Source information:
Predicted 3D model of a 1400-nucleotide RNA (small-subunit ribosomal RNA) from an uncultured bacterium. The coordinates come from a structure-prediction model, not an experiment, and the mean pLDDT is 85.

[in-house]
RNA sequence: AGAGUUUGAUCCUGGCUCAGAAUGAACGCUGGCGGCGUGCCUAACACAUGCAAGUCGAGCGAGAAAGUUCCUUCGGGGAUGAGUAAAGCGGCGGACGGUUGAGUAACACGUGAGAAUCUACCCUUUAGUGAAGAAUACCUCCGAGAAAUCGGAAUUAAUACCGCAUAAGUCCCUUCGGGGAGAAAAGUGGCCUCUUUGCUACUGCUAAAGGAUGAGCUUGCGGACUAUCAGCUAGUUGGUGGGGUAAAGGCUCACCAAGGCUAUGACGGUUAGCCGGCCUGAGAGGGUGAACGGCCAGACUGGAACUUAGACACGGUCCAGACUCCUACGGGAGGCAGCAGUGAGGAAUAUUGCGCAAUGGGCGAAAGCCUGACGCAGCGACGCCGCGUGGAGGAUGAAGGUUUUAGGAUCGUAAACUCCUGUUAAGUGGGAAGAAAAGUCUGUGGUUAAUACCCGCAGAAAAUGACGGUACCAUUAGAGAAAGCACCGGCUAACUACGUGCCAGCAGCCGCGGUAAUACGUAGGGUGCUAGCGUUAUUCGGAAUUACUGGGCGUACAGGGUGCGUAGACGGUUUGUUAAGUCAGUUGUUAAAGACCCCGGCCUAACUGGGGAAAGGCGAUUGAAACUGGCAGGCUAGAGGUUGGGAGAGAGGAGUGGAAUUCUCGGAGUAGCGGUAAAAUGCGUAGAUAUCGAGAGGAACACCGAUGGCGAAGGCAGCUCCUUGGCCCAAUCCUGACGUUGAGGCACGAAAGCGUGGGUAGCAAACAGGAUUAGAUACCCUGGUAGUCCACGCCGUAAACGAUGAUCACUAGACGUUGGUUUUGCUUAGCAGAAUCAGUGUCGCAGCUAACGCGUUAAGUGAUCCGCCUGGGGACUACGGUCGCAAGACUAAAACUCAAAAGAAUUGACGGGGGUCCGCACAAGCGGUGGAACAUGUGGUUUAAUUCGACACUACGCGAGGAACCUUACCUAGGCUUGACGUGCUUUUGACUGUCGUAGAAAUACGAUUUUCUAGGUUUUUAAUCUAGACAGAUGCACAGGUGCUGCAUGGCUGUCGUCAGCUCGUGCCGUGAGGUGUUAGGUUAAGUCCUCUAACGAGCGCAACCCUUGCUGUCAGUUGCUAUUCUUCGGAAGCACUCUGACAGGACUGCCUGGGAAACCAGGAGGAAGGUGGGGAUGACGUCAAGUCAUCAUGGUCCUUAUGCCUAGGGCUACACACGUGUUACAAUGGCCAGUACAAAGGGCUGCAAGCUCGCAAGAGUGAGCGAAUCCCAUAAAACUGGUCUAAGUUCGGAUUGAGGUCUGCAACUCGACCUCAUGAAGUUGAAAUCGCUAGUAAUCGCGUAUCAGCAACGACGCGGUGAAUACGUUCUCGGACCUUGUACACACCGCCCGUCAC
Repeated sequence: AGAGUUUGAUCCUGGCUCAGAAUGAACGCUGGCGGCGUGCCUAACACAUGCAAGUCGAGCGAGAAAGUUCCUUCGGGGAUGAGUAAAGCGGCGGACGGUUGAGUAACACGUGAGAAUCUACCCUUUAGUGAAGAAUACCUCCGAGAAAUCGGAAUUAAUACCGCAUAAGUCCCUUCGGGGAGAAAAGUGGCCUCUUUGCUACUGCUAAAGGAUGAGCUUGCGGACUAUCAGCUAGUUGGUGGGGUAAAGGCUCACCAAGGCUAUGACGGUUAGCCGGCCUGAGAGGGUGAACGGCCAGACUGGAACUUAGACACGGUCCAGACUCCUACGGGAGGCAGCAGUGAGGAAUAUUGCGCAAUGGGCGAAAGCCUGACGCAGCGACGCCGCGUGGAGGAUGAAGGUUUUAGGAUCGUAAACUCCUGUUAAGUGGGAAGAAAAGUCUGUGGUUAAUACCCGCAGAAAAUGACGGUACCAUUAGAGAAAGCACCGGCUAACUACGUGCCAGCAGCCGCGGUAAUACGUAGGGUGCUAGCGUUAUUCGGAAUUACUGGGCGUACAGGGUGCGUAGACGGUUUGUUAAGUCAGUUGUUAAAGACCCCGGCCUAACUGGGGAAAGGCGAUUGAAACUGGCAGGCUAGAGGUUGGGAGAGAGGAGUGGAAUUCUCGGAGUAGCGGUAAAAUGCGUAGAUAUCGAGAGGAACACCGAUGGCGAAGGCAGCUCCUUGGCCCAAUCCUGACGUUGAGGCACGAAAGCGUGGGUAGCAAACAGGAUUAGAUACCCUGGUAGUCCACGCCGUAAACGAUGAUCACUAGACGUUGGUUUUGCUUAGCAGAAUCAGUGUCGCAGCUAACGCGUUAAGUGAUCCGCCUGGGGACUACGGUCGCAAGACUAAAACUCAAAAGAAUUGACGGGGGUCCGCACAAGCGGUGGAACAUGUGGUUUAAUUCGACACUACGCGAGGAACCUUACCUAGGCUUGACGUGCUUUUGACUGUCGUAGAAAUACGAUUUUCUAGGUUUUUAAUCUAGACAGAUGCACAGGUGCUGCAUGGCUGUCGUCAGCUCGUGCCGUGAGGUGUUAGGUUAAGUCCUCUAACGAGCGCAACCCUUGCUGUCAGUUGCUAUUCUUCGGAAGCACUCUGACAGGACUGCCUGGGAAACCAGGAGGAAGGUGGGGAUGACGUCAAGUCAUCAUGGUCCUUAUGCCUAGGGCUACACACGUGUUACAAUGGCCAGUACAAAGGGCUGCAAGCUCGCAAGAGUGAGCGAAUCCCAUAAAACUGGUCUAAGUUCGGAUUGAGGUCUGCAACUCGACCUCAUGAAGUUGAAAUCGCUAGUAAUCGCGUAUCAGCAACGACGCGGUGAAUACGUUCUCGGACCUUGUACACACCGCCCGUCAC
């Protein structure tokens, strides 16, 4: 010091959240020791039990008992205990100490000042302390009562009580001479004395003065919220006089007056003890008021007084109340917010401990007694501080865990192991300081008659410790007894594996989880802190997010609708004075503690002792006089007035004018008018509309007219008159700061609306009808009432907007326009220009702004005053109040909810926005599909199975370019389990195969038969045996296998936009930035093709070209091709001219001409086989669709492993009420049939193509020449042409379907092949809505070939050639696309977003 979060991205506004510090804390997990602190924040709830305030015999009278002991007549008595205990009278203290924070918004507190007071004990000073008296408690007796307690009688004392005497000072009165009033208590020690009386000391007592301490009272200033509390007050405010108090005072009472407080917030309501301080913060501030300290208040609740120096009294009294307890029911007792403790409440807060040893307090002369104050201990990691849980070495980097790309990596020098140390804890031993006074004794000084007594000082000895055998010290053994918690997606330090599969769960915010989760759970590893760590709660901070320091208001939240003006705030220039503000000095105070600095004490620290300094506040006092203020006097630059001009829809009133609409009357006239996109309702033969004339009435004022004028705003428009406000210009003089703003207040205030009364032509909410529509309570049409108009009165709001408050000053300009004044020129009723003042506009510099934009009419730079804002929604709302006739207006919350909501700009996408352009996109044409039958694919249905995939365009004659078995992935059944296939290892065998037989559907099983090889070693060398290897089988282990899943984990390949013209980069420049520019613009092109312009200049991927093919020519070559010419034994030679074949060249480039154009280029022409990319093909930019494919292949993960693998047989993929796509054949005469005749190209062929010949009607069969092919074969091309026939018909069209018979392929044509022959002869007569292809060798039409393949579902697909059209005006519309521009609340991007109702 910041960070996360709104967006596709950006800047800004703005909220939410986090990181820090803190706590009287609580909860979860964990827990070794010590020191110092700290501990009912809730129920001021109720309390059992014990203790917390007594003491004095040196104030007084009276006065036990137990025990011990003595005597005894055994009944008892005496002594001691003991003048003790307990009780009483009396004195002092129970007003302190301790506790709590309920109440209190107040002189309660803090701070400063003050006058009208009291103060026991204490200190100082002065003067006294004489002499009498009457009672009474205790005790005793009697009585009442359960008890508490009370009554009566009798006796007695005092420092208890009451008179009397005295009075220096005190108080009162006063004629200032004086007069009057009012006190007291003694006790103890010593000396003396027969006793009394005395003397003396100390302590008391009385009166008075002063001090100290403490307390009471008054007052300035200061510190909570609320105006949705605006008026409050009768002892109220003041006076006089009584009373009262320690004391001033309405404190109280009587009388008199009518005051007092309040927007600087009275009165009311809510909350709260206040402060020193504490926490936080850079500070200013904000929060807080536990512990410690000061003050206040309270003591079960409410009230009251008594006593006292002091109380209206925590452990006193009385009364009332509630509650608890006792009771003999008649009555009584009690008050923990003292210390412990109990219950209750609560998330939550301790021991019914020890001691008066210390400090302090009460009483006492003192010893001493009392002291839950206090000192200590106990409990709690509640906090702060300190220490420890070991140190050094130690790599086979052990085992084990985790992970892995299988090599390794990591936990990790960590452990083990070796060598050490010894804090704490444990044991043993020692062992403090805190304690010195008082008292006693001695000495000495004072007092005194006194060497007594007493007091002071000095000295001596002894005593006194709760804590505690504690702190501390020494020593023993021994690494032995001592580590956890949270976190690891970003913020925020720290990552992997497994499990889970939008489930379980996490989460402070953003957000994770739907099968590869670094975010859930577990593990390993890591990070952070550490006897703690996290969570929760709360406060401050960050938050400049209430902004004094230190914010804003055109569009983000925010300028009041406008003016006038009160209080207030601010205010020109000059002189004098004053000293309130201000500034400076001195001084008092601001308790201590705390905080800061320095120095000390506990081993250190926390903790603590001493000293110092400091800030600001308040008060007093002395000065200064610039500024602000006050007072007094001037000035004229602000403001206002005067005179003369000027413009204007400024306002109010009265009058008046023409045009138009409507209505009435009259003329003339006839069938329609009106209205709309089209209609209808409506009006009209009872005479409309249209037309002419006359009249009535209301409302509004065309042209001028504007970018214009006036007004404070709302607003203001024919013309004339009357009344009237403001403004502008010029000029001089006058007043002399009279000014600005303006909370409340007052006034004005569009439209609509309301009240009363008029008026009503047109228009027109509501309403009616007609249309439109799915509906149409709308838009359109025909009507039509309030209203619109006038007068008077309300309402008081608008996007009342420049979304921009008013006033003043300053800060470049340019160009318009309105009204003045001055002035110049000219062609002078005027026109044009210049200067200046006042308005009103456009552009623009600096500057400002988040940007857009503003820019002398500021949103710039300054000054003054007012209003308003503080996340979105809830909410321009509720409640309350005020106003209103009402409608409603003004003022104005909260609960709850979200993490955003906004502003400006950017890039895209989109638009039933705009502009430009393209495409068989439409149009113009030709032929189809959609209707029929069949073929084929798909959906659906069915099924044991009908395997799987593909679904708008871009799935559906698609994967499949060949499903009878196989294929085959599906179903049923029978089997196998290291497996049908691959690699390696262990053990083992020498076979397996083949042939035959049996069982079986087969796989398979069983039986018979047959049966190894190579190399080396040893030995008896025929052969046996061992080792190694090859091959093959068996066995076991690793593993194989999977067309199982995920195309949303992937590679590769492919489709589509689209062969559309686009997509980008470097550097520079512009912008805060996302981004822009370049790539836009003007032309042009098929093209981001090219040219020109240009803050851009260049470049890349695309376009084009280079490639193949086709069209022309040339050269070369000449077999299997060709044959013009020549020869020929007719077989062929010879030849390569031509055709053809196929290799290389040429050719076309807008090159030439004309016109247009700046150029690019375009239009036309020539030549040419070909002309403007000649035709066709291949070639597919950045990217989009989580497009398609895990079933071509490859591949991560996952699943199956006697099965989801493998083998076999049969079945299925060929099913069939139906629906769709793609095709074939047709419906016929441009045709069918029959006969004859002609012309291709491109392919294929040895498991092959097959001529010819024979047979068969034919499919085909038999035989078989030739050919691995420019040679032979498939192989007759068909349409065409010629001739004949059919004659408009379900036919000589059409061929489905069915029957019969065959052929071929094949192990096998039943499910389920193709073909042939004969017979059969269905639908169909050109096809609704809708829809497809094609722009030239194209469409249409005709046949031929090939791949796959035993055969074939082929009418499919891919190729080949033959014949060979029509049309395109054009770009309005449909679809798709490209560029520019515009709007946007869309960005998953219009198949978007989103509003309301209803349902769940």